Annotation: The prediction has a mean pLDDT of 79. This is a predicted structure of a 107-nucleotide RNA (SAM riboswitch aptamer (S box leader)) from Oceanobacillus saliphilus. Taxonomically the source falls in Oceanobacillus (Bacteria, Bacillati, Caryophanales, Bacillaceae). It matches the Rfam family "SAM riboswitch aptamer (S box leader)". Rfam's curators write: The SAM riboswitch is found upstream of a number of genes which code for proteins involved in methionine or cysteine biosynthesis in Gram-positive bacteria.
């Protein structure tokens, strides 16, 4: 990088520190940023992977030292393709798909 499974709803710095122009994947929008933005440290948050217990061996409970994630939203992984549903028509609504992210395994 690729491929496979599972999960994207909750939570967690609107006052921690270095830093100094930028960010929120992409598109188009709409936002956030010198009232200090990426990044980095610290802090937190979660429970995948490990770890301890019990198991009808599917699971299931606990606990945070470890291995990763995460920590701006009127919940933008809003919306983008399909298909349905609602409407005069829009806005909206439900599903699934594609891309994306994260774990774990493979290659």
């Nucleotide at each position: 990088c690729u491929c496979u499974u599972a999960u994207u709803c909750a939570g967690a710095g609107u006052c921690g520190g270095u830093g100094g122009a930028g960010g929120g994947a992409c598109a188009g929008a709409c936002c956030c940023g010198a009232u200090g933005a990426a990044a980095c440290c610290c802090a937190g948050c979660a429970a995948c992977c490990a770890u301890c217990g019990c198991u009808a061996c599917g699971g299931u409970g606990a606990a945070a030292a470890g291995g990763u994630g995460c920590u701006a939203a009127c919940c933008u992984g809003a919306u983008g393709c399909a298909a349905g549903g609602a409407u005069c028509a829009u806005a909206c609504c439900u599903u699934g798909a594609a891309c994306a992210a994260u774990a774990a395994g493979a290659g």